[in-house]
RNA sequence: CGAGCCGGGCGGACGGCCGCGUGAAGCCCCUUCGGGGCGCUUCCCGAGGAACGUCCGGGCUCCACAGGGCAAGGUGGUGGCUAACGGCCACCCGGGGUGACCCGCGGGACAGUGCCACAGAAAACAGACCGCCCGGGACCUCGGUCCCGGGUAAGGGUGAAACGGUGGUGUAAGAGACCACCAGCGCCUGAGGUGACUCAGGCGGCUAGGUAAACCCCACCCGGAGCAAGGUCAAAAGGAGCCGCUGUAAAAAGCGCUCUGCGCGGACGUUCGAGGGCUGCCCGCCCGAGUCCGCGGGUAGACCGCACGAGGUCGGCGGCAACGCCGGCCCUAGAUGGAUGGCCGUCUCCCCGGCCGCCGCGAGGCAGCCGGGCGACAGAACCCGGCGUACAGCCCGACUCGUCUG
Numbered sequence: 001c002g003a004g005c006c007g008g009g010c011g012g013a014c015g016g017c018c019g020c021g022u023g024a025a026g027c028c029c030c031u032u033c034g035g036g037g038c039g040c041u042u043c044c045c046g047a048g049g050a051a052c053g054u055c056c057g058g059g060c061u062c063c064a065c066a067g068g069g070c071a072a073g074g075u076g077g078u079g080g081c082u083a084a085c086g087g088c089c090a091c092c093c094g095g096g097g098u099g100a101c102c103c104g105c106g107g108g109a110c111a112g113u114g115c116c117a118c119a120g121a122a123a124a125c126a127g128a129c130c131g132c133c134c135g136g137g138a139c140c141u142c143g144g145u146c147c148c149g150g151g152u153a154a155g156g157g158u159g160a161a162a163c164g165g166u167g168g169u170g171u172a173a174g175a176g177a178c179c180a181c182c183a184g185c186g187c188c189u190g191a192g193g194u195g196a197c198u199c200a201g202g203c204g205g206c207u208a209g210g211u212a213a214a215c216c217c218c219a220c221c222c223g224g225a226g227c228a229a230g231g232u233c234a235a236a237a238g239g240a241g242c243c244g245c246u247g248u249a250a251a252a253a254g255c256g257c258u259c260u261g262c263g264c265g266g267a268c269g270u271u272c273g274a275g276g277g278c279u280g281c282c283c284g285c286c287c288g289a290g291u292c293c294g295c296g297g298g299u300a301g302a303c304c305g306c307a308c309g310a311g312g313u314c315g316g317c318g319g320c321a322a323c324g325c326c327g328g329c330c331c332u333a334g335a336u337g338g339a340u341g342g343c344c345g346u347c348u349c350c351c352c353g354g355c356c357g358c359c360g361c362g363a364g365g366c367a368g369c370c371g372g373g374c375g376a377c378a379g380a381a382c383c384c385g386g387c388g389u390a391c392a393g394c395c396c397g398a399c400u401c402g403u404c405u406g
Stems, first nucleotide, its partner, number of pairs: 001402004006397005012347007020046002023043005028037003048377001052388002055386005060226004067283004073221004077091005092106001093104004107217002112215002114211003129156002131152009164182006183207001185204008230304004238260004244255002262296007275287004311330008350373006357366003
């Protein structure tokens, strides 16, 4: 310098004019003094690394005081991190790559059931197509050819895969039949490691296909629904009450306030339990005086939930790391047809073309000027931890390989 591989980060800045949202303070106006206002001014703050996907895990809310089993679902090497996870970190094994690194639906095929097309003799304890050998017979150009019986699976062929490999002994010809070495499998011993596992040595039989990302078996995990969760207030047709006001001879009626709660009809039921709850089912347990159906009527409004958090940031310590602990500092949107925008100017990043200077022994590096062009993916809606996907253009760092120079 080039190529690669891994990790982290940015993705516009400044100024001016006009215009938005929450909160706080002050002022103004109204007020039944509870409070109210599209009111005015000032100040703080105001979208993301993914806000996207809705794929996981939680916080939170309700069922609900909430048990057991089956089913369904999820994960799958070991050890850690975490609130948890299917996430993250480190390591082990297997595979890919010269390498840095990357990939893995990583337990079980001796519990069982399936599947392995076509080709091939044969695809699982299989098999004889071409072959090889022995015996018998026929022919014969005395090389050999054909038929029958028996033995064989070492050689050839088919295939993704054919019941270990190489060399030998042996045999009629062969074959782990036997032997040496090797691979695989099982067992034993030693060393290392928290562990998955690794290394070394010994023994043994001779070798029991692949597929579970097929069903399945094993181990572990595992309530449901969801902010449109869930609450408070108001409203409403009617009823009850009486502190109050008006009214009256006394009342009635009216206004206001408080409580309750829509009206009519029907079925079942009130401890001999209608109905309901515990994901689906079962057991068991619990709630329960109302529940359900039909017709008609009222409301659809305001507020809370709603942002102090498994929060951010800086430093120290521990740890290979993920991350944890300690200390300091900070408060950073909260809308509800839904806010942060529009215009102008000057820059910046980057790309293309042109001009040219400086540094260095060198390979090479850095800066300036002019003209033109460009600026991605994409917007909170209860919140958080992950994963996946999208992204114009750049920046930083570690490592690997190659080339060149000193």
Predicted 3D model of a 406-nucleotide RNA (Bacterial RNase P class A) from Streptomyces apricus. It is recorded under the gene name rnpB. The sequence is in RNAcentral, with records from ENA and Rfam. The coordinates come from a structure-prediction model, not an experiment, and the mean pLDDT is 76.